[in-house]
RNA sequence: CCUGUAGCUCAACUGGAUAGAGUAUCGCCCUCCGAAGGCGAAGGUUGUAGGUUCAAAUCCUGUCAGGUGC
Numbered sequence: 001c002c003u004g005u006a007g008c009u010c011a012a013c014u015g016g017a018u019a020g021a022g023u024a025u026c027g028c029c030c031u032c033c034g035a036a037g038g039c040g041a042a043g044g045u046u047g048u049a050g051g052u053u054c055a056a057a058u059c060c061u062g063u064c065a066g067g068u069g070c
Base pairs, nucleotide, nucleotide: 001067002066003065004064007023008022009021010020016054025041026040027039028038029037047063048062049061050060051059
């Protein structure tokens, strides 16, 4: 200095509408059965503790973990 958001990989337009996508998981459809495909569901204290604000994943401070440079 960078990163931390769903089991995993990542978004969120530089503060504003209910935090989304892919993948995985589960259910249904399809099929003789399965895969593929289609539809749907569940899954989140946004690392953590505070602060600012009408409003914070986003801004500020402490702290933890990982990575990189001198």
Transfer RNA from a marine eukaryotic metagenome, 70 nucleotides, folded computationally. Its mean pLDDT, the model's own confidence on a scale to 100, is 80. Rfam family: tRNA. The family's RNA type in Rfam is transfer RNA.